This is a predicted structure of an 84-nucleotide RNA (c-di-GMP-I riboswitch aptamer) from Paenalicyclobacillus ferrooxydans. The RNAcentral record of the sequence draws on Rfam and Ribocentre. The prediction has a mean pLDDT of 83.

């Protein structure tokens, strides 16, 4: 250096929940918090689930992303590192 592994050290992220702010909403942001995580880094490129301004419809309520989510799965890409 590379592919595999993640047992060590030194660390890394932040789930539920509060406050605050955006947003129709979902949900994201900051900040506190610490369920879990060896990519719980990053990326909407495939699938899945959420929402429904707004448009459409038989106007019962249903339908529909351009919205969301990577801490839903995979695929791309980047990154720690004692031993073996």
């Nucleotide at each position: 250096a590379u592919g595999g592994a993640g047992u060590a050290c030194g660390g890394g992220c932040a789930c539920a929940c509060c406050a605050a702010a955006g947003g129709a909403a979902a949900c994201u942001u900051u900040g506190g918090g610490u369920c879990g995580c060896a990519a719980a880094g990053c990326u909407a490129c495939g699938g899945g689930u959420c929402u429904a301004c707004g448009g459409g419809u038989u106007u019962g309520a249903c339908c529909u992303a351009u919205g969301a989510u990577c801490g839903c799965c995979g695929g791309g890409u980047u990154g720690c590192u004692a031993u073996a």